[in-house]
């Protein structure tokens, strides 16, 4: 980097350092010198791993010492297709993206 499977409306900071960008892409709309982003600490969650039971290639619990992940806004909203509606707008499914685990 590609593929497969699962999940993505919950949760989590009045902390420290730094100093101008950031929210994947495009359009919008936002966040940001009352300090964003990033890093550290702290925290959240429970995918893998650990562990217990059972109707056992799985399911349901438990813990949070291990490997990740996450801590503005539903993945911030839309992008493609379909449906409802007079319209504003709303709904559904893909695509794309993110994360985990596995394979190449």
């Nucleotide at each position: 980097c590609u593929c497969u499977u699962a999940u993505c409306u919950a949760g989590a900071g009045u902390g420290g350092u730094c100093g101008a960008g950031g929210g994947a892409c495009u359009g919008g709309c936002c966040c940001g010198a009352u300090g964003a982003c990033a890093c550290c600490c702290a925290g959240c969650a429970a995918c893998c791993g650990g562990u217990a039971g059972c109707u056992a290639u799985g399911c349901u619990g438990c813990a949070g010492u291990g490997g990740u992940g996450c801590u503005a806004a539903u993945u911030c909203c839309a992008g493609c297709a379909g449906g409802a509606g007079g319209a504003a707008u709303c709904c559904u499914g893909a695509c794309a993206g993110a994360u985990a685990a596995g394979a190449g």
Annotation: Model confidence (mean pLDDT): 86 of 100. SAM riboswitch aptamer (S box leader) from Sporomusa malonica, 104 nucleotides, folded computationally. The source organism's lineage runs through Bacteria, Bacillota, Negativicutes, Selenomonadales and Sporomusa. Rfam family: SAM riboswitch aptamer (S box leader). From the family's description: The SAM riboswitch is found upstream of a number of genes which code for proteins involved in methionine or cysteine biosynthesis in Gram-positive bacteria. Of the family's consensus pairs, 97% are formed in the model.